A computed fold for a 74-nucleotide RNA from Candidatus Kerfeldbacteria bacterium RIFCSPHIGHO2_12_FULL_48_17, annotated as transfer RNA. Its Rfam family is "tRNA". About the family: Transfer RNA (tRNA) molecules are approximately 80 nucleotides in length. The family's RNA type in Rfam is transfer RNA. NCBI's taxonomy places the organism under Bacteria, Bacteria candidate phyla, Candidatus Kerfeldiibacteriota.
RNA sequence: GGGCGCGUAGCUUAAUUGGCUAAAGCAUCGGUCUCCAAAACCGAGGACUGUAGGUUCAAGUCCUACCGCGCCUG
Numbered sequence: 001g002g003g004c005g006c007g008u009a010g011c012u013u014a015a016u017u018g019g020c021u022a023a024a025g026c027a028u029c030g031g032u033c034u035c036c037a038a039a040a041c042c043g044a045g046g047a048c049u050g051u052a053g054g055u056u057c058a059a060g061u062c063c064u065a066c067c068g069c070g071c072c073u074g
Stems, first nucleotide, its partner, number of pairs: 001073007010026004019057001028044005050066005
């Protein structure tokens, strides 16, 4: 240099053939319980999806460029 794959809450993952307000677990915070704590149970907040454009009535999903990571290859 060329090719392929991936990028969604702090972390790990979902999201049907594009179609309601992007969901869950762990973690965090608050509460119940307890002498205290842990565990358990109840509740709350947190991402507009790597960046910028494009297509579409509608994009996490399709297309383009770039950025980052990983793999293969000259």